[in-house]
Context: one part of a larger RNA
RNA sequence: UGACGGGGGCUCACACAAGCGGUGGAGCAAGUGGUUUAAUUCGAAGCAACGCGAAGAACCUUACCCAGACUUGACAUGUAGGGGAUUAACCGUGUGAAAGCAUGGGGAUUGCCUUCGGGUGUAACCUACACAGGUGUUGCAUGGCUGUCGUCAGCUCGUGUCGUGAGAUGUCGGGUUAAGUCCCUUAACGAGCGAAACCCCUAUCAUUAGUUGCUAGCAGGUUAUGCUGAGGACUCUAAUUGAGACUGCCGUUGUCAAAACGGAGGAAGGUGGGGAUGACGUCAAGUCAUCAUGGCCCUUUACGUCUGGGGCUACACACGUGCUACAAUGGCCGGUUCAAUUGGUUGCCAAGCAGUAAUGUCGAGCCAAUCCCAGAAAGCCGUACCCAGUUCGGAUUGUUGGCUGCAACUCGCCAGCAUGAAGUCGGAAUCGCUAGUAAUCGCGGAUCAGCAAUGCCGCGGUGAAUAUGUUCCUGAGCCAUUGUACA
Repeated sequence: UGACGGGGGCUCACACAAGCGGUGGAGCAAGUGGUUUAAUUCGAAGCAACGCGAAGAACCUUACCCAGACUUGACAUGUAGGGGAUUAACCGUGUGAAAGCAUGGGGAUUGCCUUCGGGUGUAACCUACACAGGUGUUGCAUGGCUGUCGUCAGCUCGUGUCGUGAGAUGUCGGGUUAAGUCCCUUAACGAGCGAAACCCCUAUCAUUAGUUGCUAGCAGGUUAUGCUGAGGACUCUAAUUGAGACUGCCGUUGUCAAAACGGAGGAAGGUGGGGAUGACGUCAAGUCAUCAUGGCCCUUUACGUCUGGGGCUACACACGUGCUACAAUGGCCGGUUCAAUUGGUUGCCAAGCAGUAAUGUCGAGCCAAUCCCAGAAAGCCGUACCCAGUUCGGAUUGUUGGCUGCAACUCGCCAGCAUGAAGUCGGAAUCGCUAGUAAUCGCGGAUCAGCAAUGCCGCGGUGAAUAUGUUCCUGAGCCAUUGUACA
């Protein structure tokens, strides 16, 4: 000088309290441990591993296991020799599970010189050799990237001054702030990285422009509908440029300050609401399996490469994360109203027809503000359910079908019929959330042939309760002080 303390003071945070909803009990999904296995590939390990890498494991993927094969190799560059035909593509045959091994046919293209005899090259291919190859090892040799404390308010420097020096000061003190934010004071005066601002979205208005969007007025037409002429008012969209919010105005408090509180006006008020943005550093944190890379190791019976099958999907059990429930604020049946973000040509697929349905068939439109996925669901209206293990709940199982795909046995999803398990609100404990939030309801997308998605990332609909406190628990920041077998 720091670090730590079940020492002290001040301050903050869904940290507690006040509330709302969960997890922990059940069934199932996916992840992990364990066990099992020929293999159940590998990594991740308190917070900060465990619906994590994986935004898609039937084959492939795939790294694992078994079996069968190859050896200059699936892939790159080069050297030497052969190589104008016994050459490549292509079509086969035998064997085989395939890869492979053996073998037949086939016959494109080809430069320069030439005395037309030939000579010299070159692609492919063959042989030999340098080498290739490795998801083998070391994240404690590394780069790059990332998590975390933490969007916490901190971390430093120059000059000066003080101190023998390590160092201190500045950065402390009094106020204030979300903030080392700002003000005052001041042996300090300034500055940098952070905070803030600049950037994007969103809330109001104006401006420019009206097609594929819109329809107030005018005209036409329809059972009806912006359907048509037309129009730019409105909504909206696309792009642009602006305005607007700054404690600017008023009052009170305050040190004549910074600022705080109240008010006006305003679409919005004190950082308006979200996002992006992550200081010096910490954890020898994570990643050699994205990639790159030093060292080490394997390299012909391979730790390389190819193929078939299996495994990653096992199952006494344990844990974290979720979904569905246990019902009447509900279930079921019928009717009916209102979204937004997206995606679409190897694609989205309307209308019609067939089927109880999954789906099939036929086939219009759309490279999309035009057409399509597309019916939003909760809600509202009606209801003969009447509190039951039920008209709750849907696991499990049987069977019949559909779809994708070479192929659904191991191991896909979906539909119909039948079956109808546990479960009656969950011990100790524990998690999230302060407003368009929680809760609840559906919709879309990436990956993707298909799908194990209840996951993830977005979108909108409905829409609360409680807190104006800091005694305590947890974590963090600042300060002085004390203790320390700490550096």
Description: Small-subunit ribosomal RNA, 3' major domain from an uncultured prokaryote, 487 nucleotides, folded computationally. The full RNA is in RNAcentral, with records from ENA.